Context: one part of a larger RNA
């Protein structure tokens, strides 16, 4: 992992409630227990104890179509103006283990120290080597003692090292030989040593050179039956089919936030009835976008006037001047605001009427939901970040398939009863992969930009179009010869300053075709190159500004790699502007099926409709077994394994082979009553 079996809403009840059917009906109805039918169990009878229902209202006393409150004859709160009850059946609650499997845990009754911790008795063990302590002795020594040599001695949680105990590194080894090993190393080894045999401590308890270790592959409380189906607001599973409808992820409250209760959204049966929606005109309310403020607040920039004040000055004071200080308030321009309006939409919203169109409301039964998400808009928060967060509308995914976007929940098109080797479109395509234009016309782009994610600021004599505006055949612009002078080194400054450090000029005047008291190199200063101006020579267009299109640089991320890929340059690029065509489960033929309404006696016809998760409703199909009818069967039952066929399925009939002894039609009743999932359980491969 496959198969086969087996595996989850069931059962009880003098319980509630709601619907159907049925029986009586102001009244329904037995219970226990009796009788009687050959009768503990069926069936019928009988039994009137209980019940429940016909009368409320108050806390009660009580009173009664009323009654309670109250001082009340008043107003209010409940009631009267009749339908029940008894059985079955289903739906939903309730009490029960109440669909089914599942905790860690509690509590209590045992059992366990053969493992392992300490402990007690009693016994074992422990090669070899080394090293040489106190003690003795001998001699030397001393006054005597110390003391010194040299022998003997054999001490020790001593050394080296098997065996025994042990477990340091490493490497294997990890479905292992082994549920803790193995090889190689490695520590102790006369000791707080090893070790056999017997006994002792026991579960909040033992032990314990202490690690929360150890107590039988088990330990921050062993292990075994009980209470016990302990609880689980948790997760996981929940078993044939087909038809209609079809959600939610909201608001309030919660020892409440992955739960619940109500209230919203669905379904379903009823009930009164035209309330709903949509357009459209008319009537109304209202302070948001805007937009304005010399129309309030509240905040502002600039000017211009200036009341007051601040310094100075003034003989002490005052008047007065003076002033590049601050400045209310008025004005002039400018310009903000969610908590500003002198203003002031559009949509929403409420009435009426019209006119379309079939919803809307209520009771009553059953739900589910009560984690939501994208995307567009208008807002808070956040940075005017986030696939962020918080609200509002409105689409859509959730619960929605088909086209498109290479690939993709929610982006674009477009809502799938069923079949069709028919046709139209749609979003999007139309060289090739790959249906259909190598389609017309007119431009642009040279950069492989682009070719369906996405690049900024600022740069550029890319390259196009459109414009304002200046020069130019009396010769522009560009290049080339030529001239650019004289007062004068202008005054000042200055060590110098002579067009070219700087300051100041009425920046002047002269000669000219022209030539600044100078545009830039340069020099200490001058000189020396330039321009600017002018003449020539050439000979037709040549400057300046904003402006738009396309390119172009800015352009840096980790394997080669972001047109989907070949590949495309008068493009298979970009822009306009047109005509074909292709393109879906959209629409349309034909056929068919089924719902809901409408017409009809029906038969049929019309119309409008059949995506669907949670979840409401309704139709059925199969298994086992029972009763009643009425069958098959050794001339082959039930099973098995094949073909045919019928039915929208769930399934049904037939018939071949195989099997060898029981099936099975039809009305009905009853269920241990249907697997693909639960790390489901069991067996098998």
């Nucleotide at each position: 992992g496959c198969c086969u079996a087996c595996g989850a809403g069931u059962u009880a009840c003098u319980c509630c409630u709601c619907a159907c059917u049925g029986g009586c009906a102001a009244g329904g109805u037995u219970a226990a227990u009796u009788c009687c039918g050959u009768g503990u169990a069926c069936g019928g009878a009988a039994g009137c104890a209980g019940c429940c229902g016909a009368a409320g209202c108050g806390a009660a006393a009580g009173c009664g179509a009323g009654u309670c409150u109250u001082a009340a004859c008043a107003g209010g709160g409940c009631g009267u103006a009749u339908a029940g009850u008894c059985a079955g059946u289903g739906g939903g609650g309730g009490u029960a283990g109440a669909c089914g499997c599942g905790a860690a845990a509690c509590u209590u009754u045992g059992u366990g120290a053969u493992c392992u911790a300490c402990c007690c008795u009693u016994g074992a063990c422990c090669a070899g080597g080394a090293u040489g302590a106190a003690g003795u002795c001998a001699c030397g020594g001393u006054a005597a003692c110390a003391c010194g040599u040299g022998a003997u001695g054999g001490a020790g949680g001593u050394c080296c090292g098997a065996a025994c105990c042990g477990g340091u590194a490493a490497a294997c080894g990890u479905u292992g030989a082994a549920a803790a090993g193995u090889u190689u190393u490695c520590g102790g080894a006369u000791g707080a040593g090893u070790u056999g045999a017997g006994g002792g401590u026991a579960g909040g308890g033992g032990u314990g050179a202490a690690a929360g270790g150890c107590u039988a592959a088990u330990c921050a409380a062993a292990c075994u039956g009980a209470g016990a189906g302990a609880u689980a607001g948790c997760u996981c599973g929940u078993a044939c089919u087909c038809u209609c409808c079809g959600a939610a992820a909201u608001g309030u409250u919660u020892u409440u936030a992955g739960g619940a209760a109500c209230a919203g959204c669905c379904u379903c049966a009823g009930a009164a009835u035209u309330a709903g929606u949509g357009u459209a005109a008319c009537a109304g309310a209202g302070g948001u976008a805007g937009a304005g403020c010399u129309a309030c607040c509240a905040a502002u920039u600039g000017g211009g006037u200036g009341a007051g004040g601040g310094g100075g000055u003034g003989u002490c004071a005052a008047a007065g001047c003076c002033u590049a200080c601050c400045g209310a308030g008025c004005u002039c321009a400018g310009a903000u605001a969610a908590a500003c309006u002198c203003c002031g939409a559009a949509u929403g919203c409420u009435g009426u009427u019209a006119c379309a169109u079939a919803u809307a409301u209520c009771u009553g039964g059953g739900a589910g939901u009560g984690a939501g998400g994208g995307c567009a808009u208008g807002g808070g928060u956040g940075c005017u970040a986030a696939g962020g967060u918080c609200c509002a509308u409105g689409c859509c995914c959730g619960a929605g398939a088909g086209g498109g976007a290479a690939a993709g929940a929610a982006c674009c098109c477009a809502g799938a009863c069923c079949a069709a080797c028919a046709g139209c479109u749609a979003a999007g395509g139309u060289c090739c992969c790959a249906a259909a234009a190598u389609g017309u016309a007119u431009a642009c782009u040279a950069a492989g930009u682009u070719g369906a994610u996405c690049a900024a600021a600022u740069g550029u004599g890319g390259u196009c179009c459109a414009g304002u505006u200046g020069c130019a055949u009396a010769g522009a612009c560009a290049g080339c010869c030529a001239g650019g002078a004289u007062g004068u080194u202008u005054g000042c400054u200055u060590g110098g300053a002579a067009g070219c450090a700087g300051c100041a000029a009425u920046u002047c005047a002269u000669u000219u075709a022209a030539a600044g008291a100078g545009u830039g190199c340069g020099u200490a200063a001058c000189a020396g190159c330039u321009c600017a101006c002018u003449g020539g020579u050439c000979g037709a267009g040549c400057g300046a500004c904003a402006g738009g299109g396309c390119a172009c640089a800015g352009a840096u991320a980790a394997u080669a790699a972001a047109c989907g890929g070949g590949c495309a340059u008068u493009a298979a690029g970009u822009a306009u502007a047109c005509u074909a065509c292709c393109g879906a489960a959209g629409c349309u033929u034909u056929g068919g099926a089924u719902u809901u309404c409408c017409a009809g006696c029906a038969a049929u016809g019309g119309a409008a409709g059949u995506g669907g998760u949670a979840g409401g409703a309704g139709a059925g199909c199969a298994u086992u077994c029972c009763a009643g009818c009425a069958g098959c069967g050794c001339u082959g039952a039930a099973g098995g394994u094949g073909a045919a066929u019928c039915g929208c399925a769930a399934g049904g009939u037939u018939u071949g082979c195989u099997g060898g002894a029981g099936c099975a039609g039809c009305u009905g009743g009853a269920a241990a009553a249907g697997c693909a999932a639960a790390u489901g359980u069991a067996g098998g491969c």
Molecule: large-subunit ribosomal RNA, domain II
Organism: freshwater metagenome